[in-house]
Molecule: c-di-GMP-I-GGC riboswitch aptamer
Organism: bacterium
RNA sequence: CCUGACAAAGCCAAACCCUUUGUAAGAAGGGGACGGAAAGCAAACGGAUCUGAAUAGAUAGCCGGGCUGCCAAAG
Numbered sequence: 001c002c003u004g005a006c007a008a009a010g011c012c013a014a015a016c017c018c019u020u021u022g023u024a025a026g027a028a029g030g031g032g033a034c035g036g037a038a039a040g041c042a043a044a045c046g047g048a049u050c051u052g053a054a055u056a057g058a059u060a061g062c063c064g065g066g067c068u069g070c071c072a073a074a075g
Base pairs, nucleotide, nucleotide: 002075003072004071011036012035016031017030018029019028020027021026034061040067041066045064046063047062048059049058050057051056
C1' cells in the first nucleotide's frame, strides 16, 4: 500500500413520526435504526434519476471517478 475479522474504540443514520422551510423535487432540527469502512467533502468531474412554466434546482444513502480520513487480524 492492497485488503477488511462474528476484533476493539468510537462515528453516521434509511423507512416512519413530529416541527420548521421550499411552488416542487427536497432541506434543517428532534425522535427512531434499515443499513454504511468513507453513508466524510465536492453537483463548477462525468453519467443517471427527480422537480419546476422557465432562468434553474434537488439527490454524494444511484453509479463511476476525485480529495480527505478512524481502527486493524489474517493474507